[in-house]
Molecule: c-di-GMP-I riboswitch aptamer
Organism: soil metagenome
RNA sequence: GACAAAGGCAAACCAGCCGUGAGGCUGGGACGCAAAGCUACCGGGUCAGGCGUGGUGUCUGACGGCCGGGCUACCGAA
Numbered sequence: 001g002a003c004a005a006a007g008g009c010a011a012a013c014c015a016g017c018c019g020u021g022a023g024g025c026u027g028g029g030a031c032g033c034a035a036a037g038c039u040a041c042c043g044g045g046u047c048a049g050g051c052g053u054g055g056u057g058u059c060u061g062a063c064g065g066c067c068g069g070g071c072u073a074c075c076g077a078a
Base pairs, nucleotide, nucleotide: 001075008033009032013028014027015026016025017024018023031065037071038070039069042068043067044066045063046062047061048060049059050058051057
C1' cells in the first nucleotide's frame, strides 16, 4: 500500500462438542481483513463468574475481528 500478482484468514448464522458463564474447538458458511499471523506475564477497554461496600471496589476467568504497543511474514507499482 497498487484498478498488480500469487495466495491467506474467516464475521454473522447453522450443526456437533466443551464450559456455571463470558467464550472456545470442529465442520459448513462469507461480513469483511495488508497482518483478521503471534503476544492477555506490555498497557487500556469491554464481557463473564465469585466476594464485598452506603459508595468507590476486589479476586478468578474470557475477548487479539475493541484500541494502542511489541515480535514475525508474501509482493514490490507510486